[in-house]
RNA sequence: GCGGUUGGCUGGAUGGCUGCAGGUUUUAUAACUUGAGGAAAGUCCGGACUCCAUAAAGUAACGGUGCCGGGUAACGCCCGGCCAGGGAAACCUGAGGGAAAGCGCAACAGAGAGUAUACCGCCUUUUUUUAGAGGUAAGGGUGAAACGGCGAGGUAAGAGCUCACCGCACGGUUGGUAACAGACGUGGCAUGGCAAGCCCCACCGGGAGCAACGCCAAAUAGGAACCUAGUGGAGUUUAACUCCGGGGCAGCUUUAGCUCUAUAUGGUUCGGGUUGGCGGCUUAAGGGAUACAGGUAACUGUAUCUUUAGAUGAAUGGUCAUCCAGAGACGUUAAAGUCUUGGACAGAAUCCGGCUUAUAGGCCAACCGCGUAU
RNA sequence: CGGGGCGUGGCGCAGCCUGGUAGCGCACCUGUUUUGGGUACAGGGGGUCGUAAGUUCGAAUCUUACCGUCCCGA
Numbered sequence: 001g002c003g004g005u006u007g008g009c010u011g012g013a014u015g016g017c018u019g020c021a022g023g024u025u026u027u028a029u030a031a032c033u034u035g036a037g038g039a040a041a042g043u044c045c046g047g048a049c050u051c052c053a054u055a056a057a058g059u060a061a062c063g064g065u066g067c068c069g070g071g072u073a074a075c076g077c078c079c080g081g082c083c084a085g086g087g088a089a090a091c092c093u094g095a096g097g098g099a100a101a102g103c104g105c106a107a108c109a110g111a112g113a114g115u116a117u118a119c120c121g122c123c124u125u126u127u128u129u130u131a132g133a134g135g136u137a138a139g140g141g142u143g144a145a146a147c148g149g150c151g152a153g154g155u156a157a158g159a160g161c162u163c164a165c166c167g168c169a170c171g172g173u174u175g176g177u178a179a180c181a182g183a184c185g186u187g188g189c190a191u192g193g194c195a196a197g198c199c200c201c202a203c204c205g206g207g208a209g210c211a212a213c214g215c216c217a218a219a220u221a222g223g224a225a226c227c228u229a230g231u232g233g234a235g236u237u238u239a240a241c242u243c244c245g246g247g248g249c250a251g252c253u254u255u256a257g258c259u260c261u262a263u264a265u266g267g268u269u270c271g272g273g274u275u276g277g278c279g280g281c282u283u284a285a286g287g288g289a290u291a292c293a294g295g296u297a298a299c300u301g302u303a304u305c306u307u308u309a310g311a312u313g314a315a316u317g318g319u320c321a322u323c324c325a326g327a328g329a330c331g332u333u334a335a336a337g338u339c340u341u342g343g344a345c346a347g348a349a350u351c352c353g354g355c356u357u358a359u360a361g362g363c364c365a366a367c368c369g370c371g372u373a374u
Numbered sequence: 375c376g377g378g379g380c381g382u383g384g385c386g387c388a389g390c391c392u393g394g395u396a397g398c399g400c401a402c403c404u405g406u407u408u409u410g411g412g413u414a415c416a417g418g419g420g421g422u423c424g425u426a427a428g429u430u431c432g433a434a435u436c437u438u439a440c441c442g443u444c445c446c447g448a
Base pairs, nucleotide, nucleotide: 001370002369003368004367005366006365007364008363009362010361012323013322014321015320016319017318018317020035021034022033023032024031025030037345041356042355044354045353046352047351048350049209050208051207052206056254057253058252059251062205063204064203065202066201067081068080069079070078071077082096083094084093085092086091097200098199102198103197104194105193119140120139121136122135123134124133125132126131148166149165151163152162153161167189168187169186170185171184173182174181175180213279214278215277216276223270224269225268226267227266232244233243234242235241245261246260247259248258249257286307287306288305289304290303291302292301293300294299324343326341327340328339329338330337375447376446377445378444379443380442381441384400385399386398387397394431402418403417404416405415406414424440425439426438427437428436
C1' cells in the first nucleotide's frame, strides 16, 4: 500500500428573527427557563406498578425454555468455556436434551429403504446351457441415505470369519466446578436418519393490563330478565360487636384470608344515560463523566461532579446568515480558486432491562493474509 | 394496549393439518362449426406460491424475522 475480519463512536455546529408545549414570577401585558432517539419503531421476550380472594402449596390442561459455568431485579438477554460445522487465517454460524419408552415418515430411481436385499458381476453345481438351483455384500449400478472404514490373512468365491490401525459402545481411571477431553482395558459391531412429525424427560409460567387503578363532578326511566340453602344458635341493656355453625370467592384440592347470613333495599347478566376534571405521571433496579477496588469478561462496589420532556387530537416547528463533512460543474500540468447542490433512518405517550428491524455519510481501534522498502 | 385471520396465473378460490409433478372456474390465445358474431366442441399458453433466512435428501406446506391487508376486544 492492497484485500479481509471484528468491535466501537458520531450522525450537522453557531447566531438572529418568529412560532408551539411544560414550569416559575407577575393584577395583566410580559419576562426568564426547559423541551425527542439510537432506534422514541416492531410490540417479540423479561420485570416494576395496579386490580382481580393474601396469588401461599400441590395438581390437570395449555404455553414456553433446552450443552456447561457465571452475570442480572428478571429473561428466550449478556459474558466465558465445551462440542459440531464453515474458512488459508483473523474469525463466523449453531432452536446444541432424548431416536436401545412407544407411534409415525422417506416421493422418484433402484433387485432391495428398516433388524431389508441377489439386477449385473464372482464362485460351486445341474444339464431343460440365450436356462435352473445354491453360496456371496469384496466389485459395478440406483439413490439424499444401502447396515462400520482401510490394509493383510483366510476362502470355491466371499464375509469382523481372524488380526493391526482408525471409528463406535461399555468400564473404571487422570485432568477440569461442569459440559467435556486424554491415555488404558474390554467388546467383533449390536445402537442408520428425521423430534422447526407426534411424543418422552427436566425446568419455568395464576389472569388482566395506565382505556390498569383511585377520587371528584355530571347523568339516570331507578329499565328488563334471572338466582337465593338453613328463615341458625350463644354472649351483651337496644343498636353495633364477638364466638360457634352455614353459604359464596382461582379449572380442581388444601391452608389461611375476605365477604354474606336474607325475599330485596342483596347478587348476576343485558340494555340505556353521562363520557368532563384531578391523581396515577415521571427522581428512577435513573443516565453521563472521572478516579479507585474486585473479576479473563459480562458485571459489581465506593467516592466526587453533573444532568432530568411529560403532552391528552396530542408541543419539540419555520426562515435567514456564516461555517463543517460530502457531491457535481468550470478552471489548472498539478494545485489554488469560483459557482451550484446538499446531511440518512425516523419522531416520545406509565416506566425500566433486552432482542429484532430501518439507517446517507464520516471517524477510530485491534487482528489476519499478500506485496514492497529498510 | 391486547388477540386472531389472510397473502397461490389477470380475477375468485383449492392444495398446507399428514413435506415429494402446483390444480379448478371465469377470463386470454388458436382451430372447427356459422354468410358473420354469439353458443357449443377440441387444443394451448400463462404462476419469484408476499419477502428473507433456517430445518430437511427435498418446503406453497414446518420454524423464525420482516412487509402488506382485514377483523375482534378493553